[in-house]
RNA sequence: GAAUAAGAAGGGCAAAGCUGAAGAAAUUCAGUGGCGCAAAGCUACAGGGGCUACGGUGUUGUUGACACUAUGCCAGCCAGUUGCAGGG
Numbered sequence: 001g002a003a004u005a006a007g008a009a010g011g012g013c014a015a016a017g018c019u020g021a022a023g024a025a026a027u028u029c030a031g032u033g034g035c036g037c038a039a040a041g042c043u044a045c046a047g048g049g050g051c052u053a054c055g056g057u058g059u060u061g062u063u064g065a066c067a068c069u070a071u072g073c074c075a076g077c078c079a080g081u082u083g084c085a086g087g088g
Base pairs, nucleotide, nucleotide: 012037013036017032018031019030020029021028022027035076041081042080043079047078048077049074050073051072055069056068057067058066059065060064
């Protein structure tokens, strides 16, 4: 000087719950909180999987119910892609 392991140091993100707001819902945003995560960074048109059904279509008919459907949502489901540090 270079490479690399561990996860040391400095740090990072932030579950559930509670409060407020948005939304038809799934869910999201902000505050609080601290379950956990070496990618719990980014990507939903790289791909797979899952959730919801306003609207639409169909059935039926009890002005209701049921079924299908994503343009909606989930990256802390798998995955694709990028990245910090590397001390003793």

c-di-GMP-I riboswitch aptamer from a Bacillota bacterium, 88 nucleotides, folded computationally. Its mean pLDDT, the model's own confidence on a scale to 100, is 81. It matches the Rfam family "c-di-GMP-I riboswitch aptamer". From the family's description: GEMM was predicted in a large-scale screen for bacterial structured RNA regulatory elements. Genes associated with GEMM are involved in a diverse array of functions, including chemotaxis regulation, signal transduction, secretion and chitin. It was read from a public genome assembly, where an Rfam model found it.